The RNA shown here (transfer RNA) has 73 nucleotides and comes from a Promethearchaeota archaeon. It matches the Rfam family "tRNA". Rfam's curators write: Transfer RNA (tRNA) molecules are approximately 80 nucleotides in length. Lineage of the source: Archaea > Promethearchaeati > Promethearchaeota. The sequence is in RNAcentral, with records from ENA.
RNA sequence: GGGGCUGUAGCUCAUUUGGGAGAGCGCUUGUUUUGCACGCAAGAGGUAGUCGGUUCGAUUCCGACCAGUUCCA
Repeated sequence: GGGGCUGUAGCUCAUUUGGGAGAGCGCUUGUUUUGCACGCAAGAGGUAGUCGGUUCGAUUCCGACCAGUUCCA
């Protein structure tokens, strides 16, 4: 320098062929207990890496860039 893959909640990851953004763990509160933990109930937490394009509508399709990883030279 060139090619491939990945980027979604604090962490690990779902989200099919474009139309409601979610799960587990973690966190907070309540309940239970003499107290803690476990269990149960509720809640907070996201401009989906950035910018632009297509579209009535984009996490999803297209382009550029950034970061990580891997291969080639």